[in-house]
Small-subunit ribosomal RNA, 5' domain from an Opitutales bacterium, 515 nucleotides, folded computationally. Taxonomically the source falls in Opitutales (Bacteria, Pseudomonadati, Verrucomicrobiota, Opitutia). Its mean pLDDT, the model's own confidence on a scale to 100, is 82.
Context: one part of a larger RNA
């Protein structure tokens, strides 16, 4: 010169967009961040009613989410990431296609009810009760296992077919009825998406780290996993990496990309987008289709809180917010309207994801702080050869304009493929299609129109050379400036004030840091 998640001065009208603990992966009051289904299931309470019955509710079986969504980057130099291959070594809820099924039974449980222990968190026993919660039997389209042929290949092997019998499901609930209906359930085949699991290349520094390694290298069997595999264990061999840097020691979360630069290349990896790690600190498994699980568990540690001292409780690296710490980084804000996720036939309820709105000139980008005309060239400053020169058409004053701001007023989009109601098509209130009507946090908001009146918005920094801009007056190697060369010792264009100029502007400049 560029640039930054910047800090610091001195100043500061307005918008639009973004952006915002980089330090201590410290420590955390508080609230709020994951729940929903009653059309799975029994009880029980209320409320309206003589009553049948209908409505709500908030607990408990149960059924699906809680593995997503959101936050850090502590560790990791590794198949952790990119990027290209493989898996004849593999799994997969929900969703989509296809094909077959859903048959008979039983035995309990928690909740309510009793009895008790315990300050509490909680817990023992006794009795009873259902469900799509568990179990037992039967069937077997088809799966699984086994023998055979037959095809193909890449060696273990893959596909098709034929047979044998050993194993292997299931559940209901809904609408006034009823269906070949809606929503589920259990087999298996395929598909999407999703994981896992190999591999070849690529990306830090150090040799003042030169040898490293005993499950350590193969192998034969076993055992474990969705799955290959020393992944674990028993035996047998003595292998295995390394100067193209093994091993060790340092720092580092990778990318896409950002910043720079003519480009090669250097430099980084905030915001946003993929991917990995991790969730007080260290281990661990259970549950499920996925976790070894941020807001589940168990156990051990440290820290804090409660305690009747016996025993118990907690995790903000979720969104605010606090404190510490630091140059330094924000509200304990609104609403699910909208896009998405979670559950539910659905109404609908969750939702500090998102959408908004608030702070901060932190950073782009826009606008604005007035135009025109005006010399007898005013006062005042300043300078001066004392004549005048400058400030300077600048200002008085005179004609206008009215962005922004301020004040009244109208006054939208985002909203629709939802919801409701109506008509069509239909057996049919289902699915679809037309119509009408409804839902809006932001919003007293954007935009528009009028109204008033220059009225409310300029400031930093530099003027010795590099570098655009120069004189006075203090000072007198003092006081002080400085990026660099340097100025100051009585005429200082270099300190300080001052008046003029120059640059850049709502910003200037100073520091860091990067190319």
């Nucleotide at each position: 010169g560029a640039g930054u998640g910047a800090a610091c001065g001195c100043u500061g009208g307005c918008g639009g967009c973004g952006u915002g603990g980089u330090u201590a992966a410290g420590a955390c009051a508080u609230g709020c961040a994951a729940g929903u289904c009653g059309a799975g299931c029994g009880a029980c309470a209320g409320u309206a009613g003589c009553a049948a019955u209908a409505c709500u509710g908030g607990a408990g079986c149960g059924g699906c989410a809680a593995a997503c969504g959101g936050g850090u980057g502590c560790g990791u130099a590794a198949c952790a990431c990119g990027u290209g291959a493989g898996c004849a070594a593999u799994c997969u809820g929900c969703c989509c296609u296809u094909a077959a099924g859903a048959c008979c039974g039983g035995a309990a449980u928690a909740g309510c009810c009793c009895a008790g222990g315990g300050a509490a968190a909680c817990u023992u026993g006794g009795a009873u009760u259902a469900a799509u919660a568990c179990c037992g039997g039967a069937u077997g389209u088809g799966g699984a296992g086994g023998a055979g042929u037959c095809a193909g290949g890449c060696a273990u092997c893959u596909g098709a077919c034929u047979u044998c019998u050993u194993c292997c499901a299931a559940a209901g609930c809904u609408u006034g009825u009823a269906a070949c209906g809606g929503c589920g359930c259990u087999u298996a085949a395929g598909g999407a998406g999703g994981a896992g699991c190999u591999c070849g290349c690529g990306g830090c520094c150090u040799a003042u780290c030169a040898g490293c390694u005993a499950g350590u290298u193969g192998g034969c069997g076993a055992g474990g996993u969705a799955a290959c595999g020393g992944c674990u264990c028993a035996c047998c061999a003595a292998g295995g990496c390394u100067a193209a840097g093994a091993c060790g020691g340092g720092u580092a979360a990778c990318u896409g990309g950002u910043c720079u630069g003519a480009g090669a290349g250097g430099a980084u990896g905030a915001u946003c987008a993929g991917u990995c790690a991790c969730a007080c600190u260290g281990g661990a498994a259970c549950u499920g289709a996925g976790a070894c699980a941020c807001g589940g568990u168990c156990c051990a540690g440290a820290c804090a809180c409660c305690u009747a001292c016996g025993g118990g409780u907690g995790g903000c690296a979720g969104c605010a917010g606090u404190u510490u710490c630091g140059a330094a980084u924000c509200g304990u804000u609104c609403a699910c309207a909208a896009u998405g996720g979670g559950g539910g036939c659905a109404a609908c309820c969750c939702u500090g994801a998102u959408g908004g709105c608030g702070c901060g000139a932190c950073g782009c980008c826009g606008c604005g702080u007035g135009g025109g005309g005006g010399a007898u060239g005013a006062a005042g400053g300043u300078c001066u050869u004392c004549g005048g020169a400058u400030u300077g058409u600048a200002a008085a004053c005179u004609c206008c304009u009215g962005u922004c701001a301020u004040u009244g007023g109208g006054g939208a989009c985002u909203a629709a493929u939802g919801g409701c109601c109506a008509g069509g098509c239909u057996c049919a209130u289902a699915c679809c299609c037309u119509g009408g009507u409804u839902u809006g946090a932001a919003u007293u908001a954007a935009c528009c129109c009028a109204a008033a009146g220059a009225g409310g918005a300029a400031g930093c920094a530099g003027u010795g050379g590099c570098u655009a801009a120069c004189u006075c007056u203090g000072u007198g190697c003092c006081a002080g400036c400085a990026g660099c060369c340097g100025c100051g010792g009585u005429a200082a264009u270099a300190c300080a004030g001052a008046g003029a100029c120059u640059g850049c502007a709502a910003g200037c400049g100073u520091u860091a840091c990067u190319c």